[in-house]
RNA sequence: AGCUCAUCCAGACGGGCGUAGGGAACGGCCCUGUGACGCCCAGCAACCGACAGAUGGUGGAAUACAUCGUCUGGCGCGGUGCUAACUCCGGCAGGAACGCGAUGUUCCUGUAAAGAUGAGCA
Numbered sequence: 001a002g003c004u005c006a007u008c009c010a011g012a013c014g015g016g017c018g019u020a021g022g023g024a025a026c027g028g029c030c031c032u033g034u035g036a037c038g039c040c041c042a043g044c045a046a047c048c049g050a051c052a053g054a055u056g057g058u059g060g061a062a063u064a065c066a067u068c069g070u071c072u073g074g075c076g077c078g079g080u081g082c083u084a085a086c087u088c089c090g091g092c093a094g095g096a097a098c099g100c101g102a103u104g105u106u107c108c109u110g111u112a113a114a115g116a117u118g119a120g121c122a
Stems, first nucleotide, its partner, number of pairs: 002121007014041004021031003026090003042083003047079003051073009087114001091111008
């Protein structure tokens, strides 16, 4: 690199370093010397671990204990992640409003592709 599953309209004040582009890709539209992006501190969240409770399977004489799973909860101790804009917007189908009308504009619902993050596998 790849495969599977879950999530992606919530949240994140601010400070330091540093200096030119940054928002994945293409198009758009934005952010940015009033210092963005990045790194560190700090912060946010709670995916996994850990913890507490409930519950099922297995072992066991057993309501002990061990182990594997499921659900719930709080915390933020450990491993990640995140901290402009819904994943910033985009394809397709259906619908609503505007419009004389359109292949137009705006919005709603569903869904695909691509992507991001976590967990597991390889």

The RNA shown here (SAM riboswitch aptamer (S box leader)) has 122 nucleotides and comes from a Ktedonobacteria bacterium. The model forms 94% of the base pairs in the Rfam consensus. Rfam family: SAM riboswitch aptamer (S box leader). From the family's description: The SAM riboswitch is found upstream of a number of genes which code for proteins involved in methionine or cysteine biosynthesis in Gram-positive bacteria. It was read from a public genome assembly, where an Rfam model found it.